The prediction has a mean pLDDT of 84.
A computed fold for a 1499-nucleotide RNA from an uncultured bacterium, annotated as small-subunit ribosomal RNA.
The RNAcentral record of the sequence draws on ENA.
[in-house]
RNA sequence: AGGGUUUGAUCAUGGCUCAGGACGAACGCUGGCGGCGUGCUUUAUACAUGCAAGUCGAACGAUGAAGUUCCUUCGGGAAUGGAUUAGUGGCGAACGGGUGAGGAACACGUGAGAAACCUGCCUUUCAUUCUGGAAUAACACCGGGAAACCGGUGCUAAUACCGGAUACUCCGUCUUGGCGGCAUCGCCGAGCCGGGAAAAAAUUUUGAUGAAAGAUGGUCUCGCGGCCUAUCAGCUAGUUGGUGAGGUAAUGGCUCACCAAGGCGACGACGGGUAGCCGGCCUGAGAGGGCGAUCAGCCACACUGGGACUGAGACACGGCCCAGACUCCUACGGGAGGCAGCAGUGGGGAAUAUUGGACAAUGGGGGCAACCCUGAUCCAGCAAUGCCGCGUGUGUGAAGAAGGCCUGCGGGUUGUAAAGCACUUUCAGAGGGGAAGAAAAAAUCGGAGUUAACACCUCCGAGCUUGACGUUACCCUUAGAAGAAGCACCGGCUAACUCCGUGCCAGCAGCCGCGGUAAUACGGAGGGUGCAAGCGUUAAUCGGAAUUACUGGGCGUAAAGCGCACGCAGGUGGCUGAGUCAGUCGAUUGUGAAAGCCCUGGGCUUAACCUGGGAAUUGCAGUCGAUACUACUCAGCUAGAGUAUGGGAGAGGGCAGUGGAAUUCCCGGUGUAGCGGUGAAAUGCGUAGAUAUCGGGAGGAACAUCAGUGGCGAAGGCGCCGCUCUGGGCCGAGACUGACGCUGAGGAGCGAAAGCAUGGGUAGCAAACAGGAUUAGAUACCCUGGUAGUCCAUGCCGUAAACGUUGGGCACUAGGUGUGGGCAUCAACCAACGAUGUCCGCGCCGUCGCUAACGCAUUAAGUGCCCCGCCUGGGGAGUACGGUCGCAAGACUAAAACUCAAAGGAAUUGACGGGGGCCCGCACAAGCAGCGGAGCGUGUUGCUUAAUUCGAUGCUACGCGAAAAACCUUACCUAGGUUUGACAUGUACGGAAUAGCCACAGAGAUGUGGUGUCCUUCGGGGCCGUACACAGGUGGUGCAUGGCUGUCGUCAGCUCGUGUCGUGAGAUGUUGGGUUAAGUCCCGCAACGAGCGCAACCCUUGUUCUAUGUUGCCAGCGGGUAAUGCCGGGGACUCGUAGAAGACUGCCGGGGUCAACUCGGAGGAAGGUGGGGAUGACGUCAAGUCAUCAUGCCCCUUAUAUCUAGGGCUGCAAACACGCUACAAUGGCCGGUACAGAGGGCUGCGAUCUCGCGAGAGUGAGCGAAUCCCACAAAGCCGGUCUCAGUUCGGAUUGGAGUCUGCAACUCGACUCCAUGAAGCUGGAGUUGCUAGUAAUCCCGGAUCAGCACGCCGGGGUGAAUACGUUCCCGGGCCUUGUACACACCGCCCGUCACACCACGAAAGUCGGCAACACCCGAAGCCGGUGGCCCAACCGUAAGGAAGGAGCCGUCGAAGGUGGGGUCGGUGAUUGGGGUGAAGUCGUAACAAGGUAGCCGUA
Repeated sequence: AGGGUUUGAUCAUGGCUCAGGACGAACGCUGGCGGCGUGCUUUAUACAUGCAAGUCGAACGAUGAAGUUCCUUCGGGAAUGGAUUAGUGGCGAACGGGUGAGGAACACGUGAGAAACCUGCCUUUCAUUCUGGAAUAACACCGGGAAACCGGUGCUAAUACCGGAUACUCCGUCUUGGCGGCAUCGCCGAGCCGGGAAAAAAUUUUGAUGAAAGAUGGUCUCGCGGCCUAUCAGCUAGUUGGUGAGGUAAUGGCUCACCAAGGCGACGACGGGUAGCCGGCCUGAGAGGGCGAUCAGCCACACUGGGACUGAGACACGGCCCAGACUCCUACGGGAGGCAGCAGUGGGGAAUAUUGGACAAUGGGGGCAACCCUGAUCCAGCAAUGCCGCGUGUGUGAAGAAGGCCUGCGGGUUGUAAAGCACUUUCAGAGGGGAAGAAAAAAUCGGAGUUAACACCUCCGAGCUUGACGUUACCCUUAGAAGAAGCACCGGCUAACUCCGUGCCAGCAGCCGCGGUAAUACGGAGGGUGCAAGCGUUAAUCGGAAUUACUGGGCGUAAAGCGCACGCAGGUGGCUGAGUCAGUCGAUUGUGAAAGCCCUGGGCUUAACCUGGGAAUUGCAGUCGAUACUACUCAGCUAGAGUAUGGGAGAGGGCAGUGGAAUUCCCGGUGUAGCGGUGAAAUGCGUAGAUAUCGGGAGGAACAUCAGUGGCGAAGGCGCCGCUCUGGGCCGAGACUGACGCUGAGGAGCGAAAGCAUGGGUAGCAAACAGGAUUAGAUACCCUGGUAGUCCAUGCCGUAAACGUUGGGCACUAGGUGUGGGCAUCAACCAACGAUGUCCGCGCCGUCGCUAACGCAUUAAGUGCCCCGCCUGGGGAGUACGGUCGCAAGACUAAAACUCAAAGGAAUUGACGGGGGCCCGCACAAGCAGCGGAGCGUGUUGCUUAAUUCGAUGCUACGCGAAAAACCUUACCUAGGUUUGACAUGUACGGAAUAGCCACAGAGAUGUGGUGUCCUUCGGGGCCGUACACAGGUGGUGCAUGGCUGUCGUCAGCUCGUGUCGUGAGAUGUUGGGUUAAGUCCCGCAACGAGCGCAACCCUUGUUCUAUGUUGCCAGCGGGUAAUGCCGGGGACUCGUAGAAGACUGCCGGGGUCAACUCGGAGGAAGGUGGGGAUGACGUCAAGUCAUCAUGCCCCUUAUAUCUAGGGCUGCAAACACGCUACAAUGGCCGGUACAGAGGGCUGCGAUCUCGCGAGAGUGAGCGAAUCCCACAAAGCCGGUCUCAGUUCGGAUUGGAGUCUGCAACUCGACUCCAUGAAGCUGGAGUUGCUAGUAAUCCCGGAUCAGCACGCCGGGGUGAAUACGUUCCCGGGCCUUGUACACACCGCCCGUCACACCACGAAAGUCGGCAACACCCGAAGCCGGUGGCCCAACCGUAAGGAAGGAGCCGUCGAAGGUGGGGUCGGUGAUUGGGGUGAAGUCGUAACAAGGUAGCCGUA
């Protein structure tokens, strides 16, 4: 510090997600030791049991043990002694400990104030501690009660209670002096009235009282600070203030009476929700964000609610009273209780410990003290819950052991790892030793001080005692490598890879995503990586996230500028001078607790941990200063803004008027059969006279041309003409005011269309509606009609893609050009035109700059300032609920659950378009011949079958694999056999045979019997049998593959290097202008070159030449024949073979850019690639082939292998494809007759002759072939016949008879002869081939092959027609455009319906919570009142009085009750939309001109 994920790829936007830290954690697996911390986050749920607050006899009466002394009748008694104990009394119990329910508040934090206050114990100072009195518990007796407990009578003490005296510097009223302050007032004084004490002891201390002060602790007030919500906007009657009174320690509506009507709030009152606050903790670079366990400070609470008492202090956790809920005891009459103290229990929960030890230390209470109490505390126990430390050994050790795993079978890896050898002993185990935490206090002794004192007291010294932890820490000895390693991960992010199993199953997953038979992603294993007594997971939190942006983001198109202006508050604001010093800045003071963090020392062996010091604590407050800026006050200025003045433009607005053209309607004339409408039609109108045309009239709406990216307006918007009223802007000059400015939350105004209300109006147009078409349907598009509406007036509505998708204002920052309005200068006799400058608008282009890019660019999207609005992933949703507005429609405001990993922007490359341009092709057109109809052949589908083996399936399968299925082939079926096998290799053992021949059984394979007997270099080979390795598979996967092939397509394309441009994908080159068959070439150009393709080189054919001359040829010469190159010869010719020449737009002319090229011509056998062939770029189709072959993996192994016989591949309602033969006279038949080329031939071609009607048979010459044979080419030509018919066309089918091949023609061959003589008379929609030696037509040959050819591959013969042209169909190429497509239009994608699941809304209702209101009842208790009753202290001789008490009454008052409302939540038949869900239904809305451009608002 970043990474993954939207795309084919890219950039940017944007969300999701990961790596880090941390935790009071929990869960899973695992677990050796120690130190230091931490440990109910949930039910503030209910609690059994024990403990957690007592102490003082030196306050008091009583009780009176041990001991000691005395007496004794030996039973005991007396005295002393004071242990112990309940009670009275004092102090404490308000601390310490727990919890976080409540509380949004002066509760907390921080800083001030109290001149408005209190403070027990403690400290200091001053003064005092006098004198009397009356009771009462305990106790004794009696009584009640189950108990808790209570009552009566009698006695008694006090540091308990009461009276009196004295007293100031105390308190209060009044009078009064001085000083000070901050308004009330504060401080120091003087005079008059009221108020106090207690004792113990031998003595002193201690104690008590009054007063003043300190310290400590508390109380009250105020400034500032820290949560969410406006879908809470108004709240408040003790409310705000005053006067008086009461109350309090004290101010105060704190309370009451009266008076006034205030107080709070957009700087968020009131309401709702949530929450203890802080020091701090976690994270972060910081700013921030989250949290508030342990420790420390504060607050609040103590079963729930209320209340007071006591006291210095409480409205009191282990006190009281009342009410309520709950629990327990009971004799049913009554009583008792409060673990949110420490342990512990139940419950809840994912989850959190021992009913431990000790007061040894620290601290607290009481006490003079000893001492007692102390679940505070110190320790121990449990838990890997966290942090820190240590260990589980160290060294050596290669035969790189065994085993595991992998393997290319060679090996690699685990791995120096182990074993082995040599060492060590931390920790744990055993034994022994052994600190520190301890300082004291008391008794006793000694010394010093004090004093009259050898008392007492204080100090010093001696002395003695005190440890829960604790079998402590630590040290020593001892035995032995001995007792001690796991967890997660290994597709990318992210370090780490293989095998097996599984087969979209099981499963994984933080995101992207893995798994459908070769999974580094699932599960296991081996290996590896990371951390380590832990490791992972989960939850929550910060970070990364600049993803709420103060630091530090944005708003043209990604989410985001309010539709527009006005304007209150608010924010912000020109120049100069003066003053103030609030902000700001500086210095200093106080505070900012301790702990924590940081720095630096120290102590535990180290660390964690503990501890000393420092720094820091960014804050608040005070004081002193500075005065530039902001602010405030005062005084001015004119550049901003405005007023006045003079000009001038304009569809700016309102009201009332006027005009012409056109449509429609009405009337009349002319006139006749149609009009109208469409892609084509029909509905409709018209003989009752339309349309057309002329004249007249009515009425409503809108204003052609001018008209213009021209004008005006804030926007919406505004268009005939003139009058009238009126707003704003611009220019000139520079008179006046003097910052009056800008923006603008709320607010209020304007605001297209549609829509609503009322009343008018209605020509045209036209939702709804009707009809006609179209269509599969057509509730649409098209047509004919047509109502609201559109128009006017008035009032609502308040929305639009209200868009420049760009808020307003000011300033600055190159230009060019056009246009509208004004002004000035120049020029010009005048005028028109013009030139220059300037101000204001409206456009285009463009530099810098900006931008993700597109683009913007003085009219900014540039550079700055000010103000407002808005955004924070997509969907759900601008929806629900609530509120406001509206007559309604609806508008404004505006969520959540749930769901997805994207949604979206710009640009790029492709692909596609019922987008455009250019171009090509037998693509169309022009032609010729066909196919589709018939019969037959072949192939395919389908059906059938025991099997009809398999593959090929749009073009690019279908006379295809198959250049030959009767057996074989053959892979299929049935049946019968074999199992190391029909075939290969190796090893071991054994054998003398095996093969062949014969016979028998059998369908055969095979079996049985007989006969038979191999080669050798003597090593053996070959053969057979047995056993083991293995063979074998036309079994699967062409979607695991190689190779080969098809197709686009013989189309002209496909790329690269360097450079340049672009953030980038990419572009450029390769585009453009021409040209070509061609990315062929030329020119231009930020490109320059190159490669694979094109072309050429190769073969063939067309011309000539040279060489050569057999088996070819024969002109000339010679010989010969019936005839024939037959022979001698010849090389002229043909031909064969080999080589060469020739064609290159080379020449001429026109066009063209002085080009490429093209057109025409000449010459030439051939002319513009001469014709044909071979040759197939990068790639596409998961195209085809595992059955040509090869091959990975899987599968079968007495069978999916192999052998044999027979059958099948030939099966036939039907459909298709490719052919053949025809339908006839350009013909059929008969007779005669002419001319090829290219091939093949020894298991062969086969002449000749004979036989047969024929297929063919017999014979067998010649030829391994330029020699012989196949082999007569046919169409053609000549002659004859047939005469338009199902025929002398056509030949299917069937019957009969044969031939040939072959072991064998039944299923199932070809051919021949005789007979038979079917369909068919030129073929619907549609569709194929072909542009010249081509189509068409005619024969010939070959491969395969025993035989079988209408197919295939070749060959020659005869030999046409047509092409105007590129509009259209199909395919292709280039450029461009749009795109929501990129498995790329066979794409993408929308909505209803049906089904399943999920969350949400509404809903008759129903259930509950919370807060408040009204009324009723009214406990305890404070306060107030009080007839009668009771009553020791004081007064009084007494009676009685004063004072007090209970009781009663009253105000207030908790819980409770009744009632109507508010608010929030649960649930609810049914219902509504929404979301999600591999293969449901219906359509085709959107994306291309998406086939009616799309979209927004409205009905």